[in-house]
RNA sequence: CUCUUAUCAAGAGCGGCGGAGGGACAGGCCCUGUGAAGCCCGGCAACAGCCAGCACCAUGCUGGAAAUGUGCUAAUUCCUGCAGUAGUAUUACUACUGAAAGAUGAGAU
Numbered sequence: 001c002u003c004u005u006a007u008c009a010a011g012a013g014c015g016g017c018g019g020a021g022g023g024a025c026a027g028g029c030c031c032u033g034u035g036a037a038g039c040c041c042g043g044c045a046a047c048a049g050c051c052a053g054c055a056c057c058a059u060g061c062u063g064g065a066a067a068u069g070u071g072c073u074a075a076u077u078c079c080u081g082c083a084g085u086a087g088u089a090u091u092a093c094u095a096c097u098g099a100a101a102g103a104u105g106a107g108a109u
Base pairs, nucleotide, nucleotide: 002108003107004106005105006104007103008102013041015040016039017038021031022030023029025081026080027079028078042073043072044071047069048068050064051063052062053061054060055059077101082098083097084096085095086094087093088092
C1' cells in the first nucleotide's frame, strides 16, 4: 500500500509550550491572535490485550478493571456529494433508508 471484518447520534481541559492555520477530498458551512496546526500534560472511551462467568471448542456471548498497545478529546464521520422511497412543490427543496468515500481497532497478504 491492498484485502477482510467491527464500530462511527454518547463521552472527554477556562492547563503549559507554540505561533497561523484548521475541519481527509470537492462544494457549502464553520472554527481560529478572546489565539489554528503540532508537541507535552490532563481527560474520555473501552477496539485489542487482561480477569471472571456461560455456551462450546471454530470460537462466540455477558460482566469487570483501566496498570499495557492503540484510538479519541468543536459542530452526527459538521452537512451534501451515488441510488431509492415519501412529502412539499416544481423540477428545486425537505425528510428517511441504503451504498460509496473517510476515520479507528483487529486480522491477513
The prediction has a mean pLDDT of 82. The RNA shown here (SAM riboswitch aptamer (S box leader)) has 109 nucleotides and comes from Peptoclostridium litorale DSM 5388. RNAcentral records the identical sequence in 2 taxa. Lineage of the source: Bacteria > Bacillati > Bacillota > Peptoclostridium > Peptoclostridium litorale. The RNAcentral record of the sequence draws on Rfam and Ribocentre.